[in-house]
Context: one part of a larger RNA
Molecule: small-subunit ribosomal RNA, 3' major domain
Organism: metagenome
RNA sequence: UGACGGGUCCCCGCACAAGCGGUGGAGCGUGUGGUUUAAUUCGUCACAAAGCGAAGAACCUUACCCAGGUUUGACAUCCCGGGAAUCCUGAUGAAAGUCGGGAGUGCCCUUCGGGGAACCCGGUGACAGGUGUUGCAUGGCAGUCGUCAGCUCGUGUCGUGAGAUGUUGGGUUAAGUCCCGCAACGAGCGCAACCCUCAUCCUAUGUUGCCAGCGUAAAGUCGGGAACUCAUAGGAAACUGCCCGCGUGGAGUGGGAGGAAGGUGGGGAUGACGUCAAGUCAGCAUGGCCCUUACGCCUGGGGCGACACACACGCUACAAUGGCCGGUACAAAGGGCUGCGAUGGGGUGACCCGGAGCCAAUCCCAUAAAACCGGUCCCAGUUGGGAUUGAAGUCUGCAACUCGACUUCAUGAACGCGGAAUCGCUAGUAACCGCCGGUCAGCCAUACGGCGGUGAAUACGUUCCCGGGGAUUGUACA
Numbered sequence: 001u002g003a004c005g006g007g008u009c010c011c012c013g014c015a016c017a018a019g020c021g022g023u024g025g026a027g028c029g030u031g032u033g034g035u036u037u038a039a040u041u042c043g044u045c046a047c048a049a050a051g052c053g054a055a056g057a058a059c060c061u062u063a064c065c066c067a068g069g070u071u072u073g074a075c076a077u078c079c080c081g082g083g084a085a086u087c088c089u090g091a092u093g094a095a096a097g098u099c100g101g102g103a104g105u106g107c108c109c110u111u112c113g114g115g116g117a118a119c120c121c122g123g124u125g126a127c128a129g130g131u132g133u134u135g136c137a138u139g140g141c142a143g144u145c146g147u148c149a150g151c152u153c154g155u156g157u158c159g160u161g162a163g164a165u166g167u168u169g170g171g172u173u174a175a176g177u178c179c180c181g182c183a184a185c186g187a188g189c190g191c192a193a194c195c196c197u198c199a200u201c202c203u204a205u206g207u208u209g210c211c212a213g214c215g216u217a218a219a220g221u222c223g224g225g226a227a228c229u230c231a232u233a234g235g236a237a238a239c240u241g242c243c244c245g246c247g248u249g250g251a252g253u254g255g256g257a258g259g260a261a262g263g264u265g266g267g268g269a270u271g272a273c274g275u276c277a278a279g280u281c282a283g284c285a286u287g288g289c290c291c292u293u294a295c296g297c298c299u300g301g302g303g304c305g306a307c308a309c310a311c312a313c314g315c316u317a318c319a320a321u322g323g324c325c326g327g328u329a330c331a332a333a334g335g336g337c338u339g340c341g342a343u344g345g346g347g348u349g350a351c352c353c354g355g356a357g358c359c360a361a362u363c364c365c366a367u368a369a370a371a372c373c374g375g376u377c378c379c380a381g382u383u384g385g386g387a388u389u390g391a392a393g394u395c396u397g398c399a400a401c402u403c404g405a406c407u408u409c410a411u412g413a414a415c416g417c418g419g420a421a422u423c424g425c426u427a428g429u430a431a432c433c434g435c436c437g438g439u440c441a442g443c444c445a446u447a448c449g450g451c452g453g454u455g456a457a458u459a460c461g462u463u464c465c466c467g468g469g470g471a472u473u474g475u476a477c478a
């Protein structure tokens, strides 16, 4: 000087407390451990691994296993020989492939012999190739402490020196934020602001968007209108600016006015010096090491989906603030051309026939659902709950046996609100409700990323638990 303390003091954070809803019990989904297996590919392991890499494992993917093949190779550059490319087709095989048959010539130069470019076949060797190993050799990227308020430097001063000072102190703040003081005076990386978005208003522009007044038989449908909504762009607005109290006539703080918004207005993006030899050689790149008729490459099939168990994260429930039936409202944000697919018709339905319109403020996906109105059920393992299983189907795809989703009928399991323990959340939040998207042929999505609808309760307080910041003290630790 640090680190540490079941030392002290000060201060923060859904850290506790107050409150609401969960998890831990059940069934199922997904991930992991374990076990099994020819293989169940690999990585990730307290917080910070476990719906994680995987924003899509039937083949492919695929790295694993079995079998069949292959050796200048699936891919790149160079050299030699032949042929343009390309297309049709036979045998064999599970395919990869192997062995044949046929059609067929273009472009550039030319002394008409030929040469050249792209492409194909054969050959030789240099080489290719490796998801083989080392994340403790690395780059890059990203996790975490932590959006925490810290981390440093120049000069000066002090100290023999390590180093100190500044950065400590008194106030204040979300903040090393600002004020005051001070052997310090300044500065840098961080904080804040500048960026995006939401909330108010103004101006401009009105189509595909809008419809107040006027016309029109149903419909902004059309004529029309440029007000309103909305869209796009530019601007205004918030700064403790104004008033009162407190405070050191300070920084600031409590209250008030005006205002759409008030003291960082809500949300996002933004992550200092560093820590964990934390993570990733399997995204990519890359040093060393290793394989080279194989640890490379191709193909068919299987596996990654196994199942006595254990854990993690979820979904659906256990019902009456509910289930079911009928009727009937109100969104936002997205996606759409080998795409979205309307009206119409068929089917109980999944879906099918058909194809209007739309490269989309125009058309489509697309009925939002909870809510509301009416009816029914009457506390029951039930009209709760839907697992499991049987049968018949639909769709995608070369192909749904291993191993897809969906539909209809039948079947109806556990489950009576969950031990010890444990998680999230402070407001348009939690909780509840649906909608969309990426990946994607299809989908095991209950995941993930967004969007809106309905919309609470509680916070006395900081003693205690956890994490963090500052000061100080002890130390046999560095």
Stems, first nucleotide, its partner, number of pairs: 001478002003475003007472007015462002019425005026316008034307002042053002064302007073127001077126002079123005086103007107116003129291002132289003138285002140280002143276001145274001150189006156165003169180003195268004200236007210225002214223002239262001242256005305444001318418001322377006334365003339358002344353003384415001389410007431454007